[in-house]
RNA sequence: AAGCAUGCUCCGGGGGCGGUGAGAUUCCGCACCGGCGGUGACAGCCCGCGACCCGCAGACCCGCAAGGGCGAGCGGUUGACCUGGUGGAACUCCAGGGCCGACGGUGAAAGUCCGGAUGGGAGGAAGCAUGCGC
Numbered sequence: 001a002a003g004c005a006u007g008c009u010c011c012g013g014g015g016g017c018g019g020u021g022a023g024a025u026u027c028c029g030c031a032c033c034g035g036c037g038g039u040g041a042c043a044g045c046c047c048g049c050g051a052c053c054c055g056c057a058g059a060c061c062c063g064c065a066a067g068g069g070c071g072a073g074c075g076g077u078u079g080a081c082c083u084g085g086u087g088g089a090a091c092u093c094c095a096g097g098g099c100c101g102a103c104g105g106u107g108a109a110a111g112u113c114c115g116g117a118u119g120g121g122a123g124g125a126a127g128c129a130u131g132c133g134c
Base pairs, nucleotide, nucleotide: 003132004131005130006129007128008127009126010124011123016030017029018028019027031112032111033101034100035049036048037047038046044099045098053076054075055074056073058070060069061068062067081097082096083095084094085093103115104114105113
């Protein structure tokens, strides 16, 4: 130096124009967006993970106590693709046509607005710290 472990830090996109209306970035028309790992080759819709939601739950923190905080962890639920072409190989590329998007809120129904969220978080890389390591 490489490498390994632990901790901290970092990491999500999208409503523009028009119509109707008392009222809509929520409806209608045209738009716009796509976290992470894997996969013979590049994936929103192939296989998984995460987020939301539900159940169980006490790991943890504060307090003399009553009580308060925080919900780790475990389990469940969880959307959507076809046709043709190229190729050794593609539901991943190219062409065409489709489809999907938690919960609560709202003058009117939301993937795009507001909120829980200055939250949580898969996974990865880099930086820093500590330890191991030669």
Predicted 3D model of a 134-nucleotide RNA (FMN riboswitch aptamer (RFN element)) from Isoptericola variabilis. The organism belongs to Isoptericola, within Bacteria. The coordinates come from a structure-prediction model, not an experiment, and the mean pLDDT is 79. The model forms 97% of the base pairs in the Rfam consensus.